[in-house]
Context: one part of a larger RNA
């Protein structure tokens, strides 16, 4: 882990609402007593308890009181029935739905483990080493002092028993709830240990480690207060129907609790509520806008003043790549700025239109950890699946299609059944249901085909717009030419179109050629180019803009658009078909609420709140069934929305039980639930 049994809102009491009853300006007994057919029932018992009057601290007055001078005001009252049972929802006191601390108190029992101590005993194999003393000689004036011999001293030495536990393996549901190998320390001592005996719980003993006090110790056991107490966790048992939140606000020694209000639900009971339009309002936001404030703030023209510099003895005076008041011009910013100023939202008042959606009063709750995603904002980095508000929204409490996949994006809210049909959002080659559909463009990057990029480059490409050239012949391209004064002057070792400097870069011949575009030389020389003719024969050159493509493009386990794959089955505009869901629709059926009926409408659901029922045990009324087989058990059919129920066959082998009432030890999957089996 399974099974099986068991396992949690109970009971007194007292408030309180409700619903049933009896009685009613009343209602009603408690204890006791007495009957009696004796867990009962019936009678007496008005003692008391509620309620008819209230109002003041209180005397006290009274449909009135109090305050108060007051015959004012103004608080509280004065109209509306209650009692007393019995059963229902909550509530308090109680263990109070059940199980669960860690502790705390008290009374006791422990020192047969262990600490320490007191009394009395026992125990240490063998080996070493070789202290004081001593004796002998030697030494000395006498000590002193030296060898040798003796001696046998130590928390001496090495090593068994004992005693202990430093390391490593092993063991680690172990042979063992602390051991077992191999090393390891101490082994004449602050040693070891036998028996007896003494110190006890905030107490003892401790060579002190919070160690020890019977496999318990930072305060032992065992019993009892006690069911301690837990604003925590955990659990909390049949079935259908109807409604259905919340995660807000203010307060808390409050923040994961709790009140009170806010949302939900039952029941009176009231009439109002919601959209729409229209008039009327109140308002300082988004915009706007600053020669309208308060701030800030670009350029530019003036330049009060300042600064610096020239001159000057010194004063004037003179300049300025500095700052810089005011003004003048062009131009702009603001949550805590406004000369302005909306659109919605708010509010009253009327009309219309929907229909039950308000409102108040009572009973019972739950909730008070929310998140997503659009807007508008604060904060943060105009970062966060980020965190604070606001306003809507879905999710929580929502299943169906679609997005491969996915609480909350996009579609739509599942009563129940059906091998019907229509659509949505999405799709229509294939994998999967539907167009290899129709027109007109675009892309050559597999760009792209539902997550993922920019600044910047770039004769991709197409599509527009312009502005020159061009049959008097453009654009390329191919011939030919491209000269002369000149090697312009300067500079220079050189300098010739082409190192650098100057310029009236001039003039000449021409169809046309720069005192030279670019290579080249050491300078020349050489090639070339601008210019021009000639060939050719129709379009070329730029410039802006728009689409779609391209580079830029690097991340952690091979890759992929969900795959396959595609040149459309990509992309952008048009048009038609069809697919596609628990959306509608069709039929057939269940319950409800309204309605007279026909019908019409409603039936998603977690906390929660209301209904209506099933079963199970015992008890009462009136039945009934049973040896021709009752409960139990095992199987089969059948009825019920459903809990469950009915019949039968077999088994069993003595009692069960419809139906109307009653009363509960009343129903399990859970709770690291309890026992018992497997």
């Nucleotide at each position: 882990a399974c099974c099986u049994a068991c396992g949690a809102g109970u009971u007194a009491c007292u408030c309180u609402c409700g619903c049933u009853g009896g009685c009613a300006a009343g209602g009603u007994u408690a204890a006791g007593c007495g009957a009696u057919u004796c867990a009962g029932u019936c009678g007496c018992g008005c003692a008391g308890c509620c309620g008819a009057a209230g109002c003041g601290a209180a005397a006290g007055c009274a449909a009135g009181u109090c305050c108060g001078a007051a015959c004012a005001a103004g608080g509280c009252g004065u109209a509306c029935a209650g009692u007393c049972a019995g059963c229902g929802g909550g509530a308090g006191u109680a263990g109070a739905c059940g199980c669960g601390a860690a502790a705390c108190c008290a009374a006791g029992u422990g020192a047969u483990c262990u600490a320490c101590c007191c009394u009395u005993g026992g125990u240490c194999a063998g080996g070493u080493u070789g202290a004081a003393g001593g004796u002998u000689g030697g030494g000395u004036a006498a000590c002193a002092c030296c060898a040798a011999c003796u001696g046998g001293a130590g928390g001496a030495c090495c090593g068994c028993a004992c005693c202990g536990a430093u390391a490593a393996g092993c063991g680690u549901u172990g042979a063992a709830a602390a051991g077992c190998u191999u090393a390891c320390g101490g082994a004449u001592g602050a040693a070891c240990u036998g028996a007896g005996g003494g110190u006890a719980g905030g107490a003892g003993u401790g060579a002190a480690a919070g160690g020890c006090c019977a496999a318990u110790c930072a305060a032992a056991c065992u019993u009892g207060g006690a069911g301690a107490u837990a604003g925590c966790u955990c659990g909390u048992a049949c079935u259908c129907c109807c409604c259905g939140a919340a995660a807000u606000g203010c307060a808390u020694u409050u923040a994961g609790g709790u009140g009170c209000a806010g949302c939900c639900u039952c029941g009176a009971a009231g009439u109002a509520a919601a959209g729409u339009g229209a008039u009327a309002g109140a308002g300082g936001u988004a915009g706007a806008g600053c020669g309208a404030c308060u701030g800030a703030u670009a350029a530019g023209a003036u330049g009060c003043g300042a600064g610096g510099g020239c001159u000057u003895c010194a004063c004037c005076g003179c300049c300025u790549a500095u700052c810089a008041a005011g003004u003048c011009u062009u131009g702009a910013c603001a949550a805590a700025c406004u000369c302005c100023g909306a659109a919605u939202a708010c509010u009253a008042u009327c009309a219309c239109u929907u229909g039950a959606u308000c409102u108040u009063c009572g009973g019972g709750a739950g909730u008070g950890a929310g998140g997503g995603c659009a807007u508008g904002g604060g904060u943060g980095c105009u970062a966060a699946g980020g965190u604070c508000c606001a306003u809507g929204u879905c999710c929580g409490a929502a299943a169906g299609a679609g997005g491969a996949a996915c609480a909350a994006c996009u579609c739509a809210g599942a009563c129940c059944a059906c091998c019907a049909g229509c659509u949505a959002a999405g799709g229509u080659c294939c994998c999967g249901a539907a167009a290899u559909a129709a027109g007109g463009g675009c892309u050559a990057a597999g760009u792209u085909g539902a997550a993922u990029a920019a600044a910047c480059g770039a004769a991709g490409u197409a599509a527009a717009a312009c502005u020159g050239c061009a049959a008097a012949g453009a654009c390329a391209g191919c011939u030919a030419g491209g000269a002369u004064g000149u090697u312009g002057g300067c500079u220079u070792g050189g300098a010739a179109g082409c190192a650098g400097c100057c310029a009236u870069u001039c003039a000449u011949u021409u169809a046309a050629a720069g005192a030279g575009u670019g290579c080249g030389u050491a300078a020349c020389a050489g090639c070339u180019c601008a210019c021009u003719a000639g060939u050719c024969g129709a379009g070329g050159a730029g410039u802006u803009u728009u689409g779609c493509a391209u580079g830029g493009a690097u991340a952690a386990u091979a890759a992929u658009c969900g795959g396959g794959c595609a040149u459309a089955a990509g992309c952008c505009c048009u048009u038609u078909a069809c697919c596609g869901a628990a959306g509608c629709u069709g039929u057939g059926g269940a319950u409800g609420u309204c309605g007279c009926a026909a019908g019409a409408c409603a039936u998603g659901g977690u906390a929660g709140g209301g209904g209506a029922g099933c079963a199970u045990u015992c008890c009462g009324g009136c039945g009934g069934c049973g040896a021709c087989g009752a409960a139990g058990g095992c199987c089969g059919u059948c009825c019920u929305c459903g809990a469950g129920g009915a019949c039968g066959a077999c088994u069993g082998g003595a009692g069960c039980u419809u139906u109307c009432g009653g009363a509960a030890a009343a129903g399990c999957a859970a709770a690291u639930g309890u026992a018992g089996g497997u």
About this RNA: A computed fold for a 678-nucleotide part of an RNA from a metagenome, annotated as large-subunit ribosomal RNA, domain II. The RNAcentral record of the full RNA draws on SILVA.